[in-house]
This is a predicted structure of a 401-nucleotide RNA (Bacterial RNase P class A) from an uncultured Acidobacteriia bacterium. It matches the Rfam family "Bacterial RNase P class A". By type it is a ribozyme. Its mean pLDDT, the model's own confidence on a scale to 100, is 76.

RNA sequence: CCUGCCGGAUGGGCAACCGCUGGUUUCUCUGGGCAACUGGAGGAGCGGGAGGAAAGUCCGGUCUCCAUAGGGCAGCAUGCCGGCUAACGGCCGGGGGGGCUCGCUCACAAGCGGGUUUUACGGAAAGUGCCACAGAAAAUGUACCGCCCGGCAAGGACUUCGGUUCGAGCCGGGUAAGGGUGAAAAGGUGCGGUAAGAGCGCACCGCGGCGGCAGUAAUGUUCGCUGGCAGGGCAAACCCCAUGCGGAGCAAGACCAAAUAGGGGAGGAGGAGCGGCUCGCUCCGUUACAACUUCCGGGUAGGUCGCUGGAGCCGGGGAGAGAUCUCCGGCCAAGAGGAAUGGUUGCCGUCCACCGCGCAAGCGGAGUUCACAAAAACCGGCUUAUAGUCCGGCAGGCCUA
Repeated sequence: CCUGCCGGAUGGGCAACCGCUGGUUUCUCUGGGCAACUGGAGGAGCGGGAGGAAAGUCCGGUCUCCAUAGGGCAGCAUGCCGGCUAACGGCCGGGGGGGCUCGCUCACAAGCGGGUUUUACGGAAAGUGCCACAGAAAAUGUACCGCCCGGCAAGGACUUCGGUUCGAGCCGGGUAAGGGUGAAAAGGUGCGGUAAGAGCGCACCGCGGCGGCAGUAAUGUUCGCUGGCAGGGCAAACCCCAUGCGGAGCAAGACCAAAUAGGGGAGGAGGAGCGGCUCGCUCCGUUACAACUUCCGGGUAGGUCGCUGGAGCCGGGGAGAGAUCUCCGGCCAAGAGGAAUGGUUGCCGUCCACCGCGCAAGCGGAGUUCACAAAAACCGGCUUAUAGUCCGGCAGGCCUA
């Protein structure tokens, strides 16, 4: 210098024209009503109009309604310690464990220290269960090879022919040192010990328990005493322990409230059909369930609220290691209903190649790329997506000294 990966920041700018959607002011036309007043349509002016994740809807809250004496069972979630927070399964700090790397001791192994990164990290000594393949054995320890002891013994060697000795193999027993298997094999090394072995004994290392010391604690310990040392792993298997959790969600919910059809109260003796009219005829009702009039009530359509000024944003100061808290000043920035926030053009920025000029850096021209994705009551997190640019880290390659 180039390329790739990871983490963080940012998430195109300006102008013109044409639109879209709320708010507000005003004008025109028009409807209802006695009136007060109240609608509808259109125009103009002013001002507002997506995000870092608005996403997934995973976790925690605010708010609302329903439920709820207390306790338990079941279910779900969380799980080292301390802190932050309205709360959390989130965040910060610390401890323990793991990986990588550097330095030191150092023959190696290993140990110590630093850096960086990662970690769902209660309990495997309550119980149940599982551990592929390989392997003798994957857990009440076991015996394949090997080693050792004893017995039997094919056979061999030697022989003074009396025996002596070696002994494949078989049987019984001991053994976890050695081999071998595995991701994992019953503490490690050494000495003693033994028939061979074995914490069987001892030293050192490792491990457990108790105490001291340090720390709020998790935990640490170059400290003391003690135990030969036991139970391999898996709880993101059931389970056990501790802690927490009532349910539904803004289509929550509250208010106003039409037509029509039901419901209730009061009034009400006539009403309906045939018919151009009269007369007439038929049916229903006349002990109040008829028509009709009027009043009341509930729900629906519709409307209003909830609705966005809030665990708010910006700047500065202070406390703290940090998450975070606090003080001062300034600001108000979509509110919407299946849903507006867009389109075109120009200039600039940016990516990529092309053409012309130039030794080159570059200049000019004509094209072209610009992500992920879009509010729907609101807030705090988490997770996932993200072109290009910038910053940081790591890995690889090339060049120069």